The RNA shown here (transfer RNA) has 75 nucleotides and comes from a Desulfobacteraceae bacterium. The sequence was found in a public genome assembly. Its mean pLDDT, the model's own confidence on a scale to 100, is 85.
RNA sequence: AGGCGGGUAGCUCAGUGGGAGAGCAUCGGCCUUACAAGCCGGGGGUCACGGGUUCAAAUCCCGUUCCGCCUACCA
Numbered sequence: 001a002g003g004c005g006g007g008u009a010g011c012u013c014a015g016u017g018g019g020a021g022a023g024c025a026u027c028g029g030c031c032u033u034a035c036a037a038g039c040c041g042g043g044g045g046u047c048a049c050g051g052g053u054u055c056a057a058a059u060c061c062c063g064u065u066c067c068g069c070c071u072a073c074c075a
Stems, first nucleotide, its partner, number of pairs: 001071007010024004018055001026042005048064005
C1' cells in the first nucleotide's frame, strides 16, 4: 500500500428495510438460619462517526475512523 472480516447494553454476541434484543453481569424481591443455586421483576443503547437513498435505515450506497486476519513492499 492492497484485499477480506468486524465495531449493536458493563462483557460475549444475535438481528439482511417497519418491535432494538439474548446470555452473563448489575439492582430489587421470593426462597434459605445464612450464602450459593434456582424463580420473579427492574434499570441500562450516539446500533463507531459523517453524508446519501427511501414514506421508513443497525440493515442498502459513499466517505472517514478504530480493531483483527491475509498479501505485497522496505529492512